Context: one part of a larger RNA
RNA sequence: GGCAUGCGGGGGAUACCUUGGCGCCAGGAGGCGAUGAAGGGCGUAGUUGGUUGCGAUAAGCUUCGGGGAGCCGCCAACAGGCAUUGAUCCGGAGAUUUCCGAAUGGGAGAACCCAACACGGCAAAACCGUGUUAACCAUGGCUGAAUUCAUAGGCCAUGGUAGCGAACCAGGAGAACUGAAACAUCUUAGUACCCUGAGGAAGAGAAAGCAGCGCGAUUCCCCCAGUAGCGGCGAGCGAAAAGGGACGAGCCUAAACCGUCAGCCAGCAAUGGCAGGCGGGGUUGCGGGGCCUGAUCGGGCGCAAGCCGGAAAGUCAUAAAAAUGUUUCCUAGUUGAAGGACCUGGAAAGGUCUGCCAUAGAGAGUGAUAGCCUCGUAAGCAAAAGGAAACGUUCUUUCUUGAUCGGGUACCCAAGUACCACGGGACACGAGAAACCCUGUGGGAAUCUGGGGAGACCACUCUCCAAGGCUAAAUACUACCUGGCGACCGAUAGUGAACUAGUACCGUGAGGGAAAGGUGAAAAGAACCCCCAUUAGGGGAGUUAAAAGAACAUGAAUCCGCAUGCCU
Repeated sequence: GGCAUGCGGGGGAUACCUUGGCGCCAGGAGGCGAUGAAGGGCGUAGUUGGUUGCGAUAAGCUUCGGGGAGCCGCCAACAGGCAUUGAUCCGGAGAUUUCCGAAUGGGAGAACCCAACACGGCAAAACCGUGUUAACCAUGGCUGAAUUCAUAGGCCAUGGUAGCGAACCAGGAGAACUGAAACAUCUUAGUACCCUGAGGAAGAGAAAGCAGCGCGAUUCCCCCAGUAGCGGCGAGCGAAAAGGGACGAGCCUAAACCGUCAGCCAGCAAUGGCAGGCGGGGUUGCGGGGCCUGAUCGGGCGCAAGCCGGAAAGUCAUAAAAAUGUUUCCUAGUUGAAGGACCUGGAAAGGUCUGCCAUAGAGAGUGAUAGCCUCGUAAGCAAAAGGAAACGUUCUUUCUUGAUCGGGUACCCAAGUACCACGGGACACGAGAAACCCUGUGGGAAUCUGGGGAGACCACUCUCCAAGGCUAAAUACUACCUGGCGACCGAUAGUGAACUAGUACCGUGAGGGAAAGGUGAAAAGAACCCCCAUUAGGGGAGUUAAAAGAACAUGAAUCCGCAUGCCU
């Protein structure tokens, strides 16, 4: 020096555990904000470092409920208090709520600086306190130039807006890597990213639609169908109708015409022209409406206005506000069955014997494995206050002067629109035979004897009525709350984060971003003695089932040491 065995040290794998995660389901809620949010700074406890809570009324104040014996958070200790005259705690409502932050009196290098005015305190103009003082938009009002009227402008009041927020939604704008085995049309993809706007959903939506029998708003799912098609006919892209389901709902304007109220222009005036507000009327495609007219029907009274009666609908669209009642639910809770003995053991829930409950044998905890020990579970019950929903009543609105069938008239039926040309986009459809839809430029109609469509175009036939608007449900999503589930993880896993975690630390910054869980059933956390330079370490003693001794459960490997044996 090596090998082997034994005993240790070091190390922290492994099995075990779970406070934390991950995924999904159901229900709720789907917003917060100038009444100052989200998010922060700084404070706040007797002592206070972090965190939680709170805000100069500062781990809290008031009140109404619940609850019933301890409490002063995590977090010990000391000191000092509170509590059956009901504390702590839980829930509803309220008060307070510093400074920054949209930040909004002005400013600023966020959490700071400096004001003006009014009121109050004060002897005071100093100082202090309270309140107000940003901008834009809308409405109303007061003023008011050049410039007579007026207008611009100024000022005041009231209301609104702003900023934040996970995904879902609509619109605007819009890539590239990639694929095509290269690459340019094409694809990726109208995706990502950015911007704007809104809602609990959004968007769409009551046919200028499909279709060829006929159907009858929209949306979503299945199917049609990887079909018809598109495509350097490459890579790839990719419908629709029909059928089956979910849901189910329809409406209001513009115009003609009538009434009413103003304005501007012309004019001496009468009057004419132009434009407008409000109300009635009217809303459609077997065309509809207006105006004139005929017939029939149309609750009662009344000449009429109107009154009574009747009918319908409704605040979630088609108008809109409120009160009240009942029921259910949410925001605290509450009742809740039934077991003992012996044995082993540190400990009984284990074993043995013998019982019981069960609308409860889900689960968790308790010194090992508990239906009957605890919390619960099944099944019931409960709200002073606040909130939600459903259904009523009051209430509100409409109709009852309208409807149907005729005749006449030709007044109206959404204009820089339809349509056409050119250039683009979008349609599954890449210019193609390319319709339909949108529109940048130019041209530019008609009003039912009208106009659009049926995939160039024409004819016939059929079908629909654009150029205004609203509309629940079925659908999408989950930051948040509650409940539940898992052939999901179990500390190098699962969130980056089970623990002081978006912390420590790194970076000028945008940003990047850790490591780190386990004594024991209970601290019973080792009084006292000794060695010792020692707040180290150790030996006794003691606790414990066990030192498991806080560098604490198990304690692998590599590594180190000691002892013994063998080999060299």
Predicted 3D model of a 568-nucleotide part of an RNA (large-subunit ribosomal RNA, domain I) from a Nitrospinales bacterium. It matches the Rfam family "Bacterial large subunit ribosomal RNA". Rfam links the family to the GO terms structural constituent of ribosome and ribosome. The coordinates come from a structure-prediction model, not an experiment, and the mean pLDDT is 83. Taxonomically the source falls in Nitrospinales (Bacteria, Pseudomonadati, Nitrospinota, Nitrospinia).